[in-house]
RNA sequence: ACCUUAUCAAGAGUGGCGGAGGGAACGGCCCGAUGAAGCCACGGCAACCUGCACAUGCAAGGUGCCAAUUCCGGCGGUCAGCGAAAGAUGAGGA
Numbered sequence: 001a002c003c004u005u006a007u008c009a010a011g012a013g014u015g016g017c018g019g020a021g022g023g024a025a026c027g028g029c030c031c032g033a034u035g036a037a038g039c040c041a042c043g044g045c046a047a048c049c050u051g052c053a054c055a056u057g058c059a060a061g062g063u064g065c066c067a068a069u070u071c072c073g074g075c076g077g078u079c080a081g082c083g084a085a086a087g088a089u090g091a092g093g094a
Stems, first nucleotide, its partner, number of pairs: 002093007013042005021031003026073003043066003048062003051058002070086001075083002
């Protein structure tokens, strides 16, 4: 990288370094020197897997996540915070 499957309308940030970009790609629309990405520290959310109790919980461990619905759109549509595709994350597989 690929296959299967579940979830994606909720939730959760400060400081230091860093310096201009970032929000997957494209089109929008946003965020950004009142400081982007990235790295580090500490903190938090959540509960997919393990674990512990097992009515359903806890949150110790393994991931993940902490602007905006997966920010919105493209395809379908009986138009509805609908469906598909794509993407993200987990678990399993090869």